Predicted 3D model of a 129-nucleotide RNA (SAM riboswitch aptamer (S box leader)) from Paenibacillus antarcticus. The sequence is in RNAcentral, with records from Rfam and Ribocentre.

């Protein structure tokens, strides 16, 4: 690299520094950026692992806390990317009102909108190798 599992709708500098021009994982699509993009340093968040400390049905579990190791710090993992439900749309076909302008049932397609549920891909933590 690659496998297991958990998390991913909360928070965290609209006057910090150093940098310069790019950046949101691919793709489309929409965005952020000289009132300054990535990186890094510091500050913050959080609390996944270890570690301390408390309780208990006590080789664990919970709550603490934030001392070590990561992690994160525009937009829901920014949005869809497969697959299924529901809705509403169109279009056809069919029966039925009324009558020629239309109207309501039903049934099937389209894949166009929205909304939802999974998966899936990323990302990240602990463990595996």
């Nucleotide at each position: 690299a690659u496998c297991u599992u958990a998390u991913c709708a909360a928070g965290a500098g609209c006057a910090g520094g150093u940098g310069g021009a790019g950046g949101g994982a691919c793709a489309g699509g929409c965005c952020c950026g000289a009132u300054g993009a990535a990186a890094c340093c510091c500050g913050g968040c959080a609390a996944c692992c270890g570690g301390c400390g408390u309780u208990u049905a006590a080789u664990a579990a919970a709550c603490g806390u934030a001392c070590g190791g990561u992690g994160c710090u525009a937009a829901u993992u920014c949005u869809u990317g497969c697959a299924g439900g529901a809705a509403g749309a169109u279009u056809u076909g069919u029966c039925g009102a009324a009558u020629u302008g239309u109207u309501g049932g039903c049934a099937a397609a389209u894949c166009c909108u929205u909304c939802u549920u999974g998966a899936g891909a990323g990302a990240u933590g602990a463990g595996a190798g």
The organism belongs to Paenibacillus, within Bacteria.